[in-house]
RNA sequence: AUAGAGGAGCGGUACUCAUCAGUAUCCCCGGAUCGAAAGACCCGCAGAUCUGAUCCAGGGAGAAAGGGAAUACUGCCGAAGGACGUAAGGCUCACUGCGGAAGCUUAAGUCCUGGGCAGCCGGAGAAGAUCCGGCUGACUGUCGCAUUUGCGGAGAGCUAU
Numbered sequence: 001a002u003a004g005a006g007g008a009g010c011g012g013u014a015c016u017c018a019u020c021a022g023u024a025u026c027c028c029c030g031g032a033u034c035g036a037a038a039g040a041c042c043c044g045c046a047g048a049u050c051u052g053a054u055c056c057a058g059g060g061a062g063a064a065a066g067g068g069a070a071u072a073c074u075g076c077c078g079a080a081g082g083a084c085g086u087a088a089g090g091c092u093c094a095c096u097g098c099g100g101a102a103g104c105u106u107a108a109g110u111c112c113u114g115g116g117c118a119g120c121c122g123g124a125g126a127a128g129a130u131c132c133g134g135c136u137g138a139c140u141g142u143c144g145c146a147u148u149u150g151c152g153g154a155g156a157g158c159u160a161u
Stems, first nucleotide, its partner, number of pairs: 001161004007077001009076006016069002025061004030056005038051003042100006080113005086107004092101001114140002117137008142153005
């Protein structure tokens, strides 16, 4: 360099279903509080516009995104995932502009993790789903050491050429 193995292995796409949720939102009706020196964003500033605003109860209509599961297809075996800061993009006001903040996506960089599983803890999440991280445990592939079942290492590994 090329080819290949690990198996409850990893990623992507499509479709269906449940959840989200009888929630957001809209309409009707009633009540409470506040109000033109007020109110209308995640936060700040400026502008334009509007006049009721917010909350609660009842009635009617009633989602979606993100996240997930099953199935199929597909690309693969540092597959891929994560942490950190950087850069770029897009999103969040009933409307417009500027700035901040949160979270999202992408890119390259540095670092961590052999793999899935279970338990506990922490974080994300609407969630008891699920995901991510840490620790522990047994299992599994692999190599090494000792030799008959133990111990140890890590993918910068292992096998073949």
About this RNA
The RNA shown here (Lysine riboswitch aptamer) has 161 nucleotides and comes from a bovine gut metagenome. The prediction has a mean pLDDT of 79. Of the family's consensus pairs, 100% are formed in the model. The sequence is in RNAcentral, with records from MGnify.